[in-house]
Context: one part of a larger RNA
């Protein structure tokens, strides 16, 4: 000196507790494990692997299997021959590769360049093969927890203490006070980006109070820039004011004005280090390992199998509800090989069809729940929708293994879920739709958005994490 203890003591966190919803039970969807398999590539393993690499497995992807051919090779430099009628494309043919036929095309100083085929070779190429316990890089995690150290000084033979400790206080080693310390640096807090109020400026493709013109309507025209809104600038909030407490400290608690009140809400930012954490399959890389094969090509198959386990999430078990009809109101996105509008066809998926927009201008676009009136009457139901059958949409060379949606039929389990478990403190939970990226095509996942819109929190005695200080010690 540090790690520990089912030792006391202080102190924080949706830790517990008050509360609201959920998961464990069902049916699906996904991820995994376990089986299976010719393969079911490959990695992630308590929290911190499991809807995780994967922001899209039909071919491809694809690393796996099986089968078929290739061997300087699918990539890269040099040598040598050719060849420009070559390579390229379209047809015929093969699974594919070979093989046919057609068609169409470089520059030049004429020396070649440049492309391609072929040939032998050198120098090597390749390898999602192995080692994350050989590394770089990157990234979980303790944790956005409040600590983690240096310098000089003093203390001690010395490790080492001090300083970071005590008394207050704070979200916070935050500030005050005191004190063999005195300073500082990486952290914390500011600085940045959003939202929240105003001012000013700008006024088109936005907007529309006033005038004028118009309609079935309608900012549709004219015309304005007030208002909304956009995007650039500025104000602001600083415990700054007043009170009370406190040590005439920090600070706390209440009040005042204000659009916001004590870090106003979210973000973004993650010390020293721990887990020989995770990734050699993002890339990079030392060593090993293969070199007619552990490289590379093709074609089908697999990764989607399936007695079961488990994670994550959907969709439900109804009446605060189904179903039918009428009727409002968002934000934030995308868009050219692209959104696609009006019409028309179709019960519907979609289809003709092509108007407008590289988009404050046109389109995806319909927002759901709401709220108006019907209806049903508690039922395995008009509740739920798996499943399965028939008929089709679309996408793409191709939906058979193995897409996605539609229409009719079909009508499974499910009546609120044991032990044990999870989130969440305010525009949050719940809930309700909308839109990105990936994407030919597939979204319940994953990222975003806005709508509605709540309970509860007396307290820290217990669980769990975490922080200072003390305190024992079979530890180092």
């Nucleotide at each position: 000196u540090g790690a520990c203890g089912g030792g006391g003591g202080c102190c924080c966190g949706c830790a517990c507790a008050a509360g609201c919803g959920g998961a464990g039970g069902a049916a699906c969807a996904u991820g995994u494990g376990g089986u299976u398999u010719a393969a079911u590539u490959c990695g992630a393993a308590g929290c911190a692997a499991c809807g995780c690499g994967a922001a899209a497995a039909a071919c491809c992807u694809u690393a796996c299997c099986a089968g078929g051919g290739c061997u300087u090779g699918a990539c890269a430099u040099c040598c040598c021959u050719c060849u420009g009628a070559c390579a390229g494309g379209a047809c015929c043919u093969u699974a594919a590769c070979c093989g046919g036929u057609c068609c169409c095309u470089c520059c030049u100083u004429c020396g070649g360049g440049c492309a391609g085929a072929g040939g032998u070779g050198a120098c090597g190429a390749g390898g999602u093969g192995g080692u994350g316990c050989a590394u770089g890089g990157u990234c979980g995690u303790c944790g956005u927890c409040a600590g983690c150290u240096c310098g000089u000084g003093u203390c001690g033979u010395g490790a080492g203490a001090u300083g970071u400790u005590g008394g207050g206080u704070u979200a916070a080693g935050u500030c005050c006070c005191a004190c063999a310390a005195c300073g500082a640096g990486c952290g914390c807090a500011a600085c940045c980006c959003u939202u929240a109020u105003a001012u000013c400026a700008a006024g088109u493709a936005g907007c529309u109070a006033a005038c004028a013109g118009g309609u079935a309507g309608a900012g549709c025209u004219g015309a304005g820039c007030a208002c909304u809104c956009u995007u650039a600038a500025u104000a602001g909030a600083c415990u700054g004011c007043c009170g009370u407490g406190g040590a005439g400290a920090a600070c706390a608690c209440g009040g005042a004005g204000g659009a916001a009140g004590g870090u106003g809400g979210g973000g973004a930012u993650g010390a020293c280090g721990u887990c020989a954490a995770a990734u050699c399959a993002u890339c990079a890389u030392g060593c090993c390992c293969c070199u007619u094969a552990u490289g590379a090509c093709u074609u089908g198959g697999g990764c989607u199998a399936c007695a079961c386990a488990c994670g994550u999430g959907c969709u439900a078990c109804a009446a605060u509800g189904g179903c039918c009809g009428g009727u409002a109101c968002a934000a934030a996105g995308a868009g050219a090989g692209g959104c696609g509008a009006a019409g028309g066809c179709g019960c519907g998926a979609g289809c003709c069809g092509g108007a407008g927009c590289g988009a404050a201008g046109c389109u995806c676009a319909a927002a759901a729940a709401g709220c108006c009136g019907g209806u049903c009457c508690c039922a395995g139901u008009u509740c739920g929708g798996a499943u399965u059958g028939u008929a089709g949409u679309c996408u793409g060379c191709a939906a058979c293994u193995c897409g996605a949606c539609u229409a009719c039929a079909u009508g499974a389990a499910g009546u609120u879920g044991g032990a044990a478990u999870c989130g969440c403190u305010a525009g949050u939970a719940a809930u309700c739709g909308c839109g990105g990226g990936u994407c030919a095509g597939c979204a319940u996942g994953c990222c975003g958005c806005g709508g509605u819109g709540a309970a509860u929190a007396c307290g820290u005695u217990c669980c769990c994490g975490g922080g200072g200080a003390u305190u024992g010690u079979a530890c180092a």